Source information
Predicted 3D model of a 74-nucleotide RNA (transfer RNA) from Enterocloster lavalensis.
RNA sequence: UGCGGGAUAGAGCAGUCAGGCAGCUCGCCAGGUUCAUACCCUGGAGGCCGGCGGUUCAAAUCCGUCUCCCGCGA
Numbered sequence: 001u002g003c004g005g006g007a008u009a010g011a012g013c014a015g016u017c018a019g020g021c022a023g024c025u026c027g028c029c030a031g032g033u034u035c036a037u038a039c040c041c042u043g044g045a046g047g048c049c050g051g052c053g054g055u056u057c058a059a060a061u062c063c064g065u066c067u068c069c070c071g072c073g074a
Base pairs, nucleotide, nucleotide: 001073002072003071004070005069006068007067010026011025012024013023020057028044029043030042031041032040050066051065052064053063054062
């Protein structure tokens, strides 16, 4: 310096192709259960999607640019 992949809740990941309420598992908090802890059951909090800009009635999703991580090539 070129190409490809990735960045979404505390952690790990879907959702993007084909725009239309942001989800799953674990974790956390509360309650139930238990003599008690764990398991199990119920409920809840927590992200507005890496940054900025553009298109659109509407963007995590499409376009441009930048940052960071991984890989390949020179």

The RNAcentral record of the sequence draws on ENA and Rfam. It matches the Rfam family "tRNA". The family is grouped with related families in Rfam's "tRNA clan". The family's RNA type in Rfam is transfer RNA. Model confidence (mean pLDDT): 82 of 100.